[in-house]
RNA sequence: GCUCCGAUAGCUCAGCCUGGUAGAGCGUUACAUUGGUAAUGUAAAGGUCGUGGGUUCAGAUCCCACUCGGAGCUCCA
Numbered sequence: 001g002c003u004c005c006g007a008u009a010g011c012u013c014a015g016c017c018u019g020g021u022a023g024a025g026c027g028u029u030a031c032a033u034u035g036g037u038a039a040u041g042u043a044a045a046g047g048u049c050g051u052g053g054g055u056u057c058a059g060a061u062c063c064c065a066c067u068c069g070g071a072g073c074u075c076c077a
Stems, first nucleotide, its partner, number of pairs: 001073007010026004020057001028044005050066005
């Protein structure tokens, strides 16, 4: 340099193919339970969906560029 994959809640990841209300587990907070913890249960908070642009009535999702991370390739003699 080229090709491919990935970036979504504090962490680990679904959702993207086939556009239409942004989710799960863990963690955090509160409450219940307990003599008190742990465990368990209920509820809540927590998101510019990497950045910018395009298409569209509508974009996490489709298209383009860029940034970052990972993998592969980089010939013959």